Transfer RNA from a bacterium, 76 nucleotides, folded computationally. It was read from a public genome assembly. The prediction has a mean pLDDT of 80. It matches the Rfam family "tRNA". Rfam describes the family as follows. Transfer RNA (tRNA) molecules are approximately 80 nucleotides in length.
RNA sequence: GCCACCGUAGCUCAGUUGGUAGAGCAAUGGUUUCGUAAACCAUAGGUCCUCGGUUCAAAUCCGGGCGGUGGCUCCA
Numbered sequence: 001g002c003c004a005c006c007g008u009a010g011c012u013c014a015g016u017u018g019g020u021a022g023a024g025c026a027a028u029g030g031u032u033u034c035g036u037a038a039a040c041c042a043u044a045g046g047u048c049c050u051c052g053g054u055u056c057a058a059a060u061c062c063g064g065g066c067g068g069u070g071g072c073u074c075c076a
Stems, first nucleotide, its partner, number of pairs: 001072007010025004019056001027043005049065005
């Protein structure tokens, strides 16, 4: 340098005809307990990497950029 895949909640990830964003764990509050943990209930938490395009409507489609992972290649 080229190619492929990936970027969504604090962490790990889902989201397959484009139609107002989800799970588990973690966090917070509560129930329970002499108390803690566990368990159960509830709550909060997101510019869907970024910029632009298409569309009535984009996490989803198209293009540029940035970052990560893997592969290939060149030079010395």